[in-house]
RNA sequence: AUUCAUCUUCGGGGCGUGGUGAAAUUCCCGACCGGCGGUAAUGAAACAACGGUUUCUAAGCCCGCGAGCUUCUUUGAAGCAGGAUUUGGUGUGAUUCCAAAGCCGACAGUAUAGUCUGGAUGGGAGAAGAUGGAG
Numbered sequence: 001a002u003u004c005a006u007c008u009u010c011g012g013g014g015c016g017u018g019g020u021g022a023a024a025u026u027c028c029c030g031a032c033c034g035g036c037g038g039u040a041a042u043g044a045a046a047c048a049a050c051g052g053u054u055u056c057u058a059a060g061c062c063c064g065c066g067a068g069c070u071u072c073u074u075u076g077a078a079g080c081a082g083g084a085u086u087u088g089g090u091g092u093g094a095u096u097c098c099a100a101a102g103c104c105g106a107c108a109g110u111a112u113a114g115u116c117u118g119g120a121u122g123g124g125a126g127a128a129g130a131u132g133g134a135g
Stems, first nucleotide, its partner, number of pairs: 002134009015030002018028002031115002033105002035065004043056005060103002068080005085101005107118003
């Protein structure tokens, strides 16, 4: 280094003194936000010494996952619901880079909500660490 168990800590961002209206942070206009793992042609660092090697590192819309609901006797399992990208450029190679224009956002409440309130002082994909065991 690998693997198993237990434990600890961490683990989501965003609206306006605009318009209409009796009423909207929900409509219109304009603004703003982007969880986790993977994918590395970018960048950085270390080692090495000109062959490189290792580590870290950039995707809301590429792949997978999470939050909701239902059923089953619990752990848990199964099922259901729920979203979105193109064009151009460079290049051997990019839906991840650069440029431009778009698009999307669970459930419940309420004037129709990604941004308000609520379930939630919850859960969680997972991340880091400690201890013990196996090999």
FMN riboswitch aptamer (RFN element) from Lederbergia galactosidilytica, 135 nucleotides, folded computationally. Its mean pLDDT, the model's own confidence on a scale to 100, is 76. Rfam family: FMN riboswitch aptamer (RFN element). Rfam links the family to the GO term FMN binding.